Small-subunit ribosomal RNA, 5' domain from an uncultured prokaryote, 543 nucleotides, folded computationally.
The coordinates come from a structure-prediction model, not an experiment, and the mean pLDDT is 83.
[in-house]
Context: one part of a larger RNA
């Protein structure tokens, strides 16, 4: 000098626009943060209102709605956060002839006939609750068994999946193709609209098998990135081979059994410290430090461990053990898990609203209307950092008054100030006041597509209606007024800036040299100057 996710002192007008627990991965009160779906499916209310009544109640609507339950899909995205990890975890570059991949796109083909339960519901019954346990009663796009078909394309008489077993090519090898024999086998769901002569036709959305894409993801390898040798030998599932298991998939992943191996001064093993990285700050560049916000990858989810489910997890707001903690309990037994968004103690020098909104932008489910969404988009609060803007312009000497210096002549604050003549930014106040909105449905009107249809449905192009938290906010115009808006550091050298008085090696100063023991340009304080300026100073830290 620069830079900062700061901080503390003094100080402080206004906007844009970023950025805000760097410390205790501490504990956490409350509300919220993942749902949707009635166009998969059975059930099935109440309050109010009307009417009737034998005063008990009934009945209609409310309502096939609310609401629980079966089922689908999501919940593995998004949001958090750095503990752990020196490690194929990251960055980079191959590789998969060792793999998977819902939803999407595309091709091709099918979607036909049964069964048997169960929750919800009843009715009993256990329990302080949390939760339950009999019996009974039903439905599905929930389950099952069997039917029937392919096995991507081309060729073709077979065959084509998958396992075993024999033969060829062909590569180094793992593999890959080709034939032959045996033998096991594996699907599927409807739902909703138009017409209908009730037989039936279509249409759209599902569903089912094969194949191909796309995304995304597993795994393998080659290189790159911390410090300690006052860490020098480490290993026995260890190293590697057979054969078996597991896996989506190679493998000592795992297990039997053989062999005795693997690593290491080019730094094993050990211990310390740490999330990598694009990027970021510096620097002329090499280089050096960092890894806040944003982006990608990873790891975690009170601690430790373990599977289920799934297309995917060994899963933050899922289960189940163990432990530690806090809570409820009728003592027998149960609940919890802010490292989501606010928000609260508690640590700290130090880091914010228990706000608004789905208007947009993006996500889940839906045919869609739509519903969720502390993502996300606003708005608060902090000069935390950056950027712009103002605190006024011009004139104005008798160089007023005051201050403060003095050699008493004067100098200087100082055109500053008053005065005069303007201006109108910003804050005030009145009034008009957006863009961001595109969509979606819904109507309508064209064109096309499906179709036996001019019905419906599906593309796609007008037209009209709705949809806005921010916010009556930005921005425009209009009043009125110099009115409401400057400070902080410094002046001995480094290093721009000087004199006066108080003090007397005291009181203090200080980055480094040094200053102060009676005239201190270094202390304190006036006046005056000098540097930046809504900021200055200091500390911390990097280069």
């Nucleotide at each position: 000098g620069a830079a900062c996710g700061a901080a503390c002192g003094c100080u402080g007008g206004c906007g844009g626009u970023g950025u805000g627990c760097u410390u205790a991965a501490c504990a956490c009160a409350u509300g919220c943060a993942a749902g949707u779906c009635g166009a998969g499916c059975g059930c099935g209310a109440a309050a109010g209102c009307a009417c009737c009544u034998u005063c008990g109640g009934g009945u209609g609507c409310a309502a096939g709605u609310a609401g629980a339950g079966c089922g689908g899909c999501g919940c593995a995205c998004g949001g958090g956060u750095g503990a752990g990890u020196a490690a194929c975890a990251c960055g980079u570059g191959a590789g998969u002839g060792a793999c998977c991949u819902a939803c999407c796109c595309u091709u091709c083909g099918g979607u036909g006939g049964g069964g048997a339960a169960u929750a919800a519901c009843u009715g009993u019954u256990g329990g302080a609750a949390a939760c339950g346990g009999c019996a009974g009663c039903u439905a599905a796009u929930a389950c099952c068994a069997g039917a029937u078909a392919a096995g991507a394309c081309c060729a073709c008489g077979a065959g084509g999946u998958c396992a075993g077993g024999a033969a060829g090519a062909u590569g180094c090898a793992a593999g890959u193709c080709u034939c032959c024999c045996u033998g096991a086998g594996c699907a599927a769901a409807g739902a909703g609209g138009g017409c209908u002569u009730c037989g039936g036709c279509u249409c759209u959305c599902g569903c089912c098998g094969a194949g191909g894409g796309a995304u995304g993801g597993g795994c393998u390898c080659g290189c790159g990135g911390c410090c300690c040798a006052u860490u020098a030998g480490c290993u026995u599932g260890u190293u590697g081979g057979u054969g078996a298991g597991g896996u989506a998939a190679c493998g000592g992943c795992u297990c039997a059994c053989c062999a005795a191996g693997g690593c290491a001064g080019a730094g094993a093993u050990g211990g310390g410290u740490a999330g990598c990285u694009g990027g970021u700050c510096u620097g002329a560049g090499a280089g050096g430090a960092u890894g806040a916000u944003c982006a990608g990858c990873c790891a975690c989810a009170c601690u430790g461990g373990g599977a289920c489910u799934g297309a995917g997890a060994c899963a933050c707001g899922g289960c189940c053990c163990a432990g530690a903690c806090u809570c409820c309990u009728a003592c027998g037994g149960g609940a919890g898990g802010c490292a989501g968004c606010a928000g609260u103690g508690g640590g700290g020098a130090a880091u914010a609203u228990u706000g608004c909104g789905c208007a947009a932008u993006g996500g889940a489910c839906g045919a869609a209307a739509g519903u969720c969404u502390g993502a996300c988009g606003c708005a608060g609060c902090a000069a935390c950092g950056c950027c712009g803007c103002g605190u006024g312009g011009g004139u104005g000497a008798c160089g007023a008054a005051g201050g403060c210096c003095c050699u008493u002549g004067g100098g200087u604050c100082g055109u500053a100030a008053a005065g005069c003549c303007c201006u109108g930014u910003c804050a005030g106040g009145a009034g008009g006041g957006a863009a961001g909105a595109a969509c979606u449905u819904a109507u309508u009107g064209g064109u096309g597509g499906u179709u036996a249809a001019u019905a419906c449905c599906c593309a796609u192009c007008g037209g009209u209606a709705c949809u806005g938290a921010c916010g009556g906010u930005a921005c425009c115009u209009c009043c009125a007024a110099a009115g409401g808006a400057a400070g902080c550091a410094c002046c001995g050298g480094c290093u721009a800036a000087c004199u006066c008085c108080g003090u007397g090696c005291c009181a203090g100063c200080a980055g480094c040299c040094g200053c102060g023991g009676u005239a201190a340009g270094a202390c304190g304080g006036a006046g005056g100057g000098u540097g930046c300026g809504a900021g200055c100073g200091u500390u911390g830290u990097u280069c």